The part of an RNA shown here (small-subunit ribosomal RNA, 3' major domain) has 477 nucleotides and comes from a metagenome. The RNAcentral record of the full RNA draws on SILVA. Rfam family: Bacterial small subunit ribosomal RNA. Its family is annotated with structural constituent of ribosome and ribosome in the Gene Ontology. Its mean pLDDT, the model's own confidence on a scale to 100, is 84.
Context: one part of a larger RNA
RNA sequence: UGACGGGGGCCCGCACAAGCGGUGGAGCAUGUGGUUUAAUUCGAUGUACGCGAGGAACCUUACCUGGGCUUGACAUAUGGUGGAAUGCAUCAGAGAUGAUGCAGCGUAGCAAUACGUCGCUAUACAGGUGCUGCAUGGCUGUCGUCAGCUCGUGCCGUGAGGUGUUGGGUUAAGUCCCGCAACGAGCGCAACCCCUACUGCCAGUUACUAACAGGUUAUGCUGAGGACUCUGGCGGAACUGCCGGUGACAAGCCGGAGGAAGGUGGGGAUGACGUCAAGUCAUCGUGGCCCUUAUGUCCAAGGCUACACACGUGCUACAAUGGGUGAUACAGAACGACGCAAAGCCGCGAGGUAGAGCAAAUCGUCGAAAAUCGCUCGUAGUUCGGAUUGGAGUCUGAAACCUGACUCCAUGAAGUUGGAAUCGCUAGUAAUCGCGCAUCAGCACGGCGCGGUGAAUACGUUCCCGGGCCUUGUACA
Numbered sequence: 001u002g003a004c005g006g007g008g009g010c011c012c013g014c015a016c017a018a019g020c021g022g023u024g025g026a027g028c029a030u031g032u033g034g035u036u037u038a039a040u041u042c043g044a045u046g047u048a049c050g051c052g053a054g055g056a057a058c059c060u061u062a063c064c065u066g067g068g069c070u071u072g073a074c075a076u077a078u079g080g081u082g083g084a085a086u087g088c089a090u091c092a093g094a095g096a097u098g099a100u101g102c103a104g105c106g107u108a109g110c111a112a113u114a115c116g117u118c119g120c121u122a123u124a125c126a127g128g129u130g131c132u133g134c135a136u137g138g139c140u141g142u143c144g145u146c147a148g149c150u151c152g153u154g155c156c157g158u159g160a161g162g163u164g165u166u167g168g169g170u171u172a173a174g175u176c177c178c179g180c181a182a183c184g185a186g187c188g189c190a191a192c193c194c195c196u197a198c199u200g201c202c203a204g205u206u207a208c209u210a211a212c213a214g215g216u217u218a219u220g221c222u223g224a225g226g227a228c229u230c231u232g233g234c235g236g237a238a239c240u241g242c243c244g245g246u247g248a249c250a251a252g253c254c255g256g257a258g259g260a261a262g263g264u265g266g267g268g269a270u271g272a273c274g275u276c277a278a279g280u281c282a283u284c285g286u287g288g289c290c291c292u293u294a295u296g297u298c299c300a301a302g303g304c305u306a307c308a309c310a311c312g313u314g315c316u317a318c319a320a321u322g323g324g325u326g327a328u329a330c331a332g333a334a335c336g337a338c339g340c341a342a343a344g345c346c347g348c349g350a351g352g353u354a355g356a357g358c359a360a361a362u363c364g365u366c367g368a369a370a371a372u373c374g375c376u377c378g379u380a381g382u383u384c385g386g387a388u389u390g391g392a393g394u395c396u397g398a399a400a401c402c403u404g405a406c407u408c409c410a411u412g413a414a415g416u417u418g419g420a421a422u423c424g425c426u427a428g429u430a431a432u433c434g435c436g437c438a439u440c441a442g443c444a445c446g447g448c449g450c451g452g453u454g455a456a457u458a459c460g461u462u463c464c465c466g467g468g469c470c471u472u473g474u475a476c477a
C1' cells in the first nucleotide's frame, strides 16, 4: 500500500421487511448429469443447464457401421498429354461410382501456333469441426451502469509511498458547494443520440370526413374538402426557471403555482482502470504440435430423439373470480412475389377447391383473446383436468418406420394447491389475455417483439446477501 475480520461509523440496492404471483408435489415439453450404446458428435459446470442451436426425418453433421477416392470435395502455379464447353440415354450398383453409346466441336490466324476452357498424368501443394483458450488476436460473461480509476507539476517522506481523491454538507453520481499544501487535467458520471408523453408550422395519398352535393339495404361509397384523426419532416416546450420555507449568505432539500409533463418525466443505446491464466483454437484469424491411400474427402443407412434414475428451465392443471354453450365489442406491431392469399363452393374438422386483389397507409395474413350479455353445470376426481392408448384422416416433403405437426371419433391417467427450501416483481410494473416476427419445405409450451385488462405493498434498515466511502486490528501478500 492492499486484502481480510463472526472490528467500528456513514450510505446504497426488490438485499431484507411489507405485499402479489410462482418454483419445489402431478402430467407433459425442453436442457443437463448419469447410465446405456456401434454411435448416442463437440463445447458450456458458482457468472453452465428452453445455453452455442434464430428451429437434428435426408441435408445440416462434426459421431458410428459399411462401401468408395488419393493432387484429392476446394485454391494457385508449372511440365507433358488429349479434347471446346456441354447435354442426353442405357446397363450394373444402396448410392458414391463405374462401363457403354449418341449429339456437340470455342476465339484470332492461310497455316504453324497463341489465348481461353475442360479432363488425364507428374510435381509443388491442398485439406483437417485433429490437440493446446495455460502460446495468442478478436469477441463475450462477471463484479456493475457499481462510482470509481489515474496522471502532470508542486509539497511531504531515507524509501515503499502519501498528498490531491481526506474533512463539513449535498447528490442517483469523485454530483455540486465550502474548507484544505495543494493547483490543474484525463478515463468514467451527467449531457449530446434514439423511442415515448404535449404542442406549432409545412405537407396531404393509399390515411381522414366537419361543412356542401350525389348515391346506397348499408359503408368516405362518389364529387369535393385540408378543418379533425393520423402519417412524417422541421421546430417549441422542463431550466429548480418562478413563489414560500429551510440551509452556512453556498450547494441543495421540502412545499406550492403554472403546466401535457417537475426536479434524471418514462424507456433504450451507452459498461472507466481492472478482476476471475473466467469462456470461446467448433464463427473467424493465428504460433506451435500432430494426420497426409488418412485424423483428408464422397456416399448409403443409423445416431445426435436411447432410459432404472437425479437436477435446472418452462407449459398445462388441480376448478365456480370456473368449465360448457349462444350472442356480441374493441388493438398494436410486424410480414408478404420460389410470397401473402380474399369472396364463393365442398368437408364435423385439420384442410381441399377456387384464384379476385396486392412489390402493399390501397390487397392479404386478420372476425384478436381475455372482457360484456344470456342459458347451463352445483362441489363431485365432476360437464374439473387432459396425459396415455386404439382407430380414421389432413398437410409439408423424393421420403414422416426409427423420428414431424395438426384434425376427428373413442379412451379418459396423475392431480383436490404442493416438505425442507427457494425465485420474480415498486406502476401502466406484477398478474392475466391474445397477436406478430426471426429461424423455416414442414415442425415453437422456447426466443424476440406488440398491444388489451390491470392490482397490492414499502413502518423501516435490527437481521440475511452484494456493493461504496472513512477508520481500526493483523503472525496474510
Stems, first nucleotide, its partner, number of pairs: 001477002003474003007471007015461002019425005026316008034307002042052002063302001065300005072125001076124008086103007106115003127291002130289003136285002138280003141276001143274001148187006154163003167178003193268004198236007208225002212223003239262001242256005318418001322377006334365003339358002344353003384415001389410007431453007